[in-house]
């Protein structure tokens, strides 16, 4: 200088106007009514709701099945399917990146089309060899029986490879090395795995995001959980004749309302009745209000302990709380980008430019979007000194 | 705001690893039939929401997004 890899940051800034949402404090008001003033008001992702805690309400002797997740190995954690280091395995010169990464040498299933044969000690219609029989050009057809599985040839995939022995041809049949494999010991290493040495039988194929085996994990339902507190309607319980004035003759007030013993009369307070009504009280509980809900696995700045990840201690902060849902809008300048234009450095001018989106109980992740900007760390080319 | 389902030709579906170059109806176009229209009868085009993995092989199995519906005071 090019090309790429990685780690973190940050999300526009001031001023003016106008307006919204909680908090205090004053003032006002029947009333947080309504006015002043102060203070304060999104985010990395507040999102997806994918996972995993808290917190709450309902279930729960105990053990087990079923059914869902997870799944190398260590370690962090409140927990996780995160994160951290490490181990293998694939990509990439390399930096570094990816991995659902237990097990198919327990069962069972699967494998379309092509092929002789797709999983069983299988296979022959190409092909190699041998023996018979036939024909003849005497070494070839053509036919049969047998051995074979090297070779061709299908396929994503063919039962190790390469060399030699052997044989009619061959073939792990057999041998040597070489890969894979399984036991056994030894060494490092917590461990997952690594090295090494023996033995074994020749060799075991792919799928488990296909059943399933093993190991661990999981009750269930969510802040529209849950609590308080309470208009109305429905419900249940009680409830009454008298009471005042008086010049003692009486007045005035009230004494709800409908109905009742087989039938009739009485309406007197003597009796009883209600799916009334009116007064009072009781639970439970709907609109509504309040809590849950903002001090919490908080930030945050130094130190220590660790390869991190993460934990300890000290010091400092207290930071959104709406509820049909507040946190905005319009101008003006500044910054940045892109167009243009002038004579470089720089400058002026012009723009539908400047993302993604936005709390809703609350916290740890992932996972998905994001305009443009910064800071570092590494690699490989090439050039110059 | 919490918790669930779902997605295949325009429409309504089948298919749940291979014969899928995805099937059937219903609709559309286009030819017979008919004086014409309608029925009937022949042909045709027409889709696996979008990306990424497992797999020899994905409409399907898994993981992420999209979109759509439902349920709870």
């Nucleotide at each position: 200088c090019a090309a790429g890899c990685u780690g973190g940051c940050u999300g526009g800034g001031u001023g003016a106007u106008c307006g919204c949402g909680g908090c205090u404090u004053c003032a006002u008001u029947u009333a947080u009514u309504u006015g002043a003033a102060g203070c304060u008001g999104a985010g990395g992702a507040a999102a997806g709701u994918c996972c995993g805690c808290a917190c709450u309400c309902c279930a729960c002797a105990g053990g087990g099945c079923a059914a869902g997740g997870u799944g190398c190995c260590g370690g962090c954690u409140a927990a996780c399917g995160g994160c951290c280091g490490g181990g293998c395995a694939g990509g990439g010169c390399a930096a570094c990146c990816u991995g659902a990464c237990g097990g198919c040498a327990a069962g069972u299933g699967c494998a379309a089309c092509a092929g002789a044969g797709a999983g069983g000690c299988a296979u022959a219609u190409u092909g190699c060899c041998g023996g018979g029989u036939g024909g003849c050009u005497u070494g070839c057809c053509a036919u049969u029986c047998g051995g074979c599985g090297a070779g061709g040839g299908u396929g994503a995939a063919a039962c190790g490879g390469u060399g030699g022995u052997g044989u009619a041809a061959g073939a792990g049949a057999c041998c040597a090395c070489c890969g894979g494999c399984g036991g056994u010991g030894g060494c490092a290493g917590u461990a997952a795995u690594g090295c090494c040495a023996c033995c074994g039988g020749c060799c075991a194929g792919g799928c488990a995001a296909a059943c399933c085996c093993c190991a661990c994990c999981u009750g269930g339902a969510g802040c529209a959980a849950g609590g308080u507190c309470a208009a109305g309607c429905a419900g249940g319980g009680c409830g009454a004749a008298g009471g005042c004035c008086u010049u003692c003759g009486g007045g005035c007030c009230g004494c709800g309302a409908g109905g009742c013993c087989g039938c009739c009369c009485g309406u007197c307070u003597c009796g009883c009745c209600u799916g009334c009504a009116c007064g009072u009280c009781c639970g439970g509980g709907u609109a509504g209000a309040c809590u849950g809900c903002a001090u919490g696995a908080g930030g945050u700045c130094g130190c220590c302990a660790g390869u991190a990840a993460u934990g300890g201690c000290g010091g400092c902060c207290c930071a959104a709380g709406a509820u049909a849902g507040a946190u905005g809008a319009u101008c003006a300048c500044c910054a940045g980008c892109g167009u243009u234009c002038c004579u470089u450095u720089g400058g002026a001018a012009c723009g539908u430019c400047u993302a993604c989106a936005g709390a809703a109980u609350g916290c740890g992740g992932c996972u998905u979007a994001c305009a443009g900007g910064c800071c570092g760390g590494c690699u490989u080319g090439u050039u110059u000194u | 705001g919490c918790c669930c389902c779902c997605a295949u030709c325009g429409u309504c579906u089948a298919g749940g690893g291979g014969c899928c170059u995805a099937g059937g109806a219903c609709g559309c176009a286009g030819c017979c039939c008919u004086u014409u229209c309608a029925a009937g009868g022949c042909u045709a085009a027409a889709a696996c929401c979008g990306g990424g993995g497992u797999u020899c092989g994905a409409a399907u199995c898994c993981c992420c997004g999209u979109g759509g519906g439902g349920g709870c005071a």

Two RNAs folded together computationally: RNase P RNA and transfer RNA, 458 nucleotides in total. It holds a member of the Rfam family "Bacterial RNase P class A". It is annotated as a ribozyme. Its mean pLDDT, the model's own confidence on a scale to 100, is 76.